[in-house]
Description: The prediction has a mean pLDDT of 84. Predicted 3D model of a 694-nucleotide part of an RNA (large-subunit ribosomal RNA, domain II) from a Patescibacteria group bacterium. Rfam family: Bacterial large subunit ribosomal RNA.

Context: one part of a larger RNA
Formats: sequence, structure tokens, C1' cells
RNA sequence: ACCAACGAGUUUGCUAGGUAUUGCAAGUCUAAGCUCUUCGGAGCGGAGGCGUAGUGAAAGCGAGGGUUAAAUACCCGUUUAGCAAUACUUACAAGACCCGAAACCAGGUGAGCUAGCCAUGAGCAGGAUGAACCUCAACGAAAGUUGAGGGGAGGUCCGAACCCGUUAGCCGUGCAAUACUAUGGGAUGACUUGUGGUUAGGGAUGAAAUUUCAAUCGAACUUGGUAAUAGCUGGUUCUCUCCGAAAUAGCUAUAGGGCUAGCGUCCUUUGUUCCACUUUGGGGGUAGAGCACUGAAUGGACACGGCUGGGCUUUUGCCUACUUUGUCCAAACAAACUCCGAAUACCAAAGUGCCAGAGAAGGGCAGUCAGAACGUGAGGGCUAAGCUUCACGCUCAAAAGGGGAACAGCCCAGAUCGUCGUCUAAGGUCCCUAAAUCUAUGCUAAGUGAUUUUAAGGAAGUGAGGUUUCUUAAACAGCUAGGAAGUUGGCUUAGAAGCAGCCAUCUUUUAAAGAGUGCGUAACAGCUCACUAGUCUACUGAAAUCUUGCGCCGAAAAUGUCCGGGGCUAAGCAUAAUACCGAAGACACGGGUUGUCAUGUCCUCCGGGAUGUGGCAGCGGUAGGAGAGCGUUCCAUACGCAGUGAAGUCUGAGCGCGAGUAAAGAUGGAGUGUAUGGAAGUGAGAAUGUUGGU
Repeated sequence: ACCAACGAGUUUGCUAGGUAUUGCAAGUCUAAGCUCUUCGGAGCGGAGGCGUAGUGAAAGCGAGGGUUAAAUACCCGUUUAGCAAUACUUACAAGACCCGAAACCAGGUGAGCUAGCCAUGAGCAGGAUGAACCUCAACGAAAGUUGAGGGGAGGUCCGAACCCGUUAGCCGUGCAAUACUAUGGGAUGACUUGUGGUUAGGGAUGAAAUUUCAAUCGAACUUGGUAAUAGCUGGUUCUCUCCGAAAUAGCUAUAGGGCUAGCGUCCUUUGUUCCACUUUGGGGGUAGAGCACUGAAUGGACACGGCUGGGCUUUUGCCUACUUUGUCCAAACAAACUCCGAAUACCAAAGUGCCAGAGAAGGGCAGUCAGAACGUGAGGGCUAAGCUUCACGCUCAAAAGGGGAACAGCCCAGAUCGUCGUCUAAGGUCCCUAAAUCUAUGCUAAGUGAUUUUAAGGAAGUGAGGUUUCUUAAACAGCUAGGAAGUUGGCUUAGAAGCAGCCAUCUUUUAAAGAGUGCGUAACAGCUCACUAGUCUACUGAAAUCUUGCGCCGAAAAUGUCCGGGGCUAAGCAUAAUACCGAAGACACGGGUUGUCAUGUCCUCCGGGAUGUGGCAGCGGUAGGAGAGCGUUCCAUACGCAGUGAAGUCUGAGCGCGAGUAAAGAUGGAGUGUAUGGAAGUGAGAAUGUUGGU
């Protein structure tokens, strides 16, 4: 890992609510106990419970009672249905659907491992160093000093046994649940070690590390309390049918839990009350707008002032700069401004439509309290986030199908089943790939683009439209010629002559010519322009400018060129038209099922139930509610089958929407089925499930 078996909503209750059925009914039921028994049960037993009357705090009164001094007011009642049993369902109490802690407490078992201690024994190759002390000698007056020899101390030194475990390697499904190899520390000592004994878990022991106490230690192991508790995780077994949520509010030692409400389902009652549209009547202060208030803010004018500055002035005073406040004018801002003010939405009434899984009331049973994206209106944030918090809507959640290359939340559309039938939606129609190489008119030349971005800014790209000016009295461009004089204007400057800079910017000759547009010189010179003439030549031509369509640059990223690809000059973009393709949508035909209506038959306790036919409408679905069934084991009753072959096993026609059932054949070799009821150890693929096998 696989296979097989086992494996999870059960049982109890003088408990309570609900639904269905049954018995009796103004009643109903017995409990303990007693008697009998064929041991299954039967009979007796009315004590007591619930109900038949309520009301008041109560005395009490009573179809009424209370309140009150009193009440015709107010509150609760009166006009009838209960009791018991059985089944199902829910709650509560219990282990309470199953498995799962770490822990807590009690009683015991452990010091054959290890820590300390006690008693009694044992062990330590060899080498080195050479303390005290003693003797002798020399010297000395002596104290003593020096030297030689002896001696053999030490938590002394080197180093085996022995004890330890420093560093590295190796091992790391090992040789080994701590080893091996090399290296290392101690090695007469606070040394090592044998045997026997002793200290016990709220404890012992500890040269102290929470260390050790049998591979277990911040409290050993074991049995019991014990099925501890687990707002947590995991798992929870057959089928079909109908409906179908929530991820919100309030409260919560509450936030991943709960309770009540909201939203689901089922039953009973009501019977259009719901909803949509129209009309009528309402309130509002949002969007927008505005500046009349509040607040903020800009410019101008005027006025009174101001610590003040500057100028003129003998003082007085005048002018000017700055500035507070106020008035006026102009333009303009606001979620917490409003002189104004929508659209929607909301409320009410009426009319019309609608009969739908509409509404309302009461009751049984739930689940939900982590939501997500998208569009719109807002707050927070950076008008960041696949961000976050609200509101309205929608989809997903719980929704498959078609489109979007792929892609929960986007677009289209809601799958009862079948059909090699038809029509469409979104989206598409050159090939991959179903359908137009469709029609008409334009645009684009950038592979722009064709289903994901792009700005400020830049540019004789190109199309369309407008305005102004010039133009056979010849425009615009080109070519030829001129472009002068006072004058080198004045100043400045080394110089400044049109052309470094400052000031001024006139006059004359002219067809025209700036006290000069650019280049240039050290300064001149030189070239050129404006301006003028000639030449040439267009009838729509030229110049400038505005609006607009499609393009260009701006444009840098990590696997591969990113249109889904091929490829495309349309197979791109814009406008218009027609045809076709395209879904589980719609339609057509047929089948199933649910509800409802109509109708037929049968049964009936007369409430209704069962069943057939037809019409109409419905039938996606998680949590969840409701309904109908299949199968397993056993029991009761009835009827069967079986050595002329039961169960089981293999194959399996046929039947049933399905769970399943089953003819027949083979195998097998002794039990077993059908019908109707009843009772459950009643259905496995998942739980790091348990046991066995491979």
C1' cells in the first nucleotide's frame, strides 16, 4: 500500500412539549397491594392524578371575580373536550454519535541502572623528582654555616593496567536506542572497584546540571477514580421524491463558542391581505447649485486707524510704503455652510393586473453568526492593493451548459429523462474550428491593430471640415539684379564701423533698402535676410490658423517572439445592411414524477382514503426540513421448497427511476424461502481507525 472482517445518534426516566393512530368520553386512567394462573397473563383495587370554573395577595365570592367609598370605566374569565395508551420526534438528566489529550487524586511497586551514605574486602607495571629527619667531615670561642652520604615526603612529575570522555573522523533503516578509530584527561588519591545493606515520589539524592531515582523525570512506574474533561481536530455506513438557507442584528470574561431575532422547512388557520403598474396625497434636504448665514480664501477701490519706515517741511502738515478692521465691486470654495433644490427611494389610499413554493397568524424541527469577486454611492489608505469598513444590486457560495485561449465571483443562460429534430442568446463566420475569404462607403501603412496598460511633451505622417489674407493689376516657390547716402548714429571701449553692451532709432536718394534678421572679423572687410524690380507661370493656386478621424516618437526585465497559434494590408478600424454558425436556453415529439383542476371506479368510522384517464403548471442544489421506499439479523402466524440437491460461490436473461430483485446454467453438499406483522448489536471508502492476511 492493497484485500477481508469489525467500526459511530443508543438505552433509561412518577420528566416536559409536539404530531399521528387507537380506546373511552364530561369524564378518563389506575398506583402500591391482594387473589388466581396454563407463568404468557387475567381479575380486584378510584388512594391519587389530569379534566369538568373562574377570579383575587388573601379571607373569600362565583358565570362571574378583582380594582374602588362606589362604578355602566379598566384587567382576567364565561359561549365546552378531555383522559389514557402506543409509535415517531425534540428538550432535559445521565459517558449520551464515535475515537483522541496534556493533566488531577488515591493505593501500591521500584536504589539488580543511577546519586549519597554505612559495613567489610580488593587494586594501582615501570621510570623521575628528592621535603622533613639522621650521620659524618671541614670551619668556628659559640650560635651555627658549608659539603658529602643516608633517608623517602607529596590531592608531586612522565607513563601502562584501571577510571574518564577533549577534539576530529566514522556511524547515523548503525556493530551499537550513544558504538568504533585516532587523539586526549586522571592514574597514592576529594582515587578506582567487588559483595552486603540503607534513603521513595507533595519524596529521596545531589562537589548543584532541575542532575539522577531501571533506555521514562520541572515531579517515576503501576492499578483504580475513569468512558476525567475537550466551546478543539478527525470520522459518522442504503435509495428515490418535494422544498431549500445563512455567513446579519442585539447581548455575551464575548469575538473560530453560545442565546434570542432574521433567513429555511413541515403542519394548522386565514383567503389576495403580498407584489407590479397607474393615479392621487405626503414628508425630506442628498446629487446639483449657490454665497443669503457660518467658516475659509483671492484681486481691486474707498474710509477710520496703527507700533511704524522713507521723503519734503521750523512747527503744523502733505506725499508714499506696509498693515488691522469695515463698506462696496469682481471672481470663487465647504462632510460636520444653505437663500435654493432634483431624479430615485420611502409612506398612505384607491383602481387595474397577478393566483405565484405570494402574504399573515399560531405551532413542531432546523441550519446559519470566518463570506468572496464584480458594478454603483461613500469612509479609511496614496481617489495604492486580489487592501479595509458600510450601503444598494448581482453572481459564486449551493450552478452544471455556451462565450471569455486557459480562468468560483465577468457576459449569455438556470441541467426531470430521451431524440444523428428545428430556432436563437452572448460571442462569432481565412485555416486550426461550426459558420461570409459577405455587401456598400471611407480610414490606417504604423504589422498600428485585430479581446490586457500608458502620460506630460514632441513632429510639414495622412484624411475630413471651417476661418482669414494674397492671387492674370501675376500670388507662393525658384532664378537674375539691387539692397544705397548723412554715418564708423551717440555713449562705452584697447577696439565697438548694422550685428559685446547702454541710449536713441531720425533724415535723404529712391522701384526698394532696418541707424539692421542671421553667419562672420581683433576691429574693418565678406556672405545673407527684411524690402524692391525683372523673369517665369497657376485658376484654383498659395500662406497662416482653428476643430476633428486614424496613425508616429516618448515606450526598459528577467524560461519564448507574449494577436490562443498559423498567419493577415485585411483576416485591421469606422458606419450601415443581409445571411449563417452557435447553449443542457426556447420550440417539436415521446417517457417519468410532483402539485392542482376536471372526471370515472372501489372502499369508508361519511371526515376521507385508494386507483385510472385528461388539461395546466412545476421538477439545479450545500447546511437543513418533509415524504416514500430497498436490504440485513432475529421473533410470531400462515403457506411452502429441499440428496430427483438447501444455503453459500461464479456467470447472469428479464424486471424496478433507484436501493435492489431474479429465470437459467455451473459449483457446492444441508438447510431454507414467500406473505403479513413485530424487534433491532440494521447497510462503510475515508476516522495518521482496530485485528488478520498478502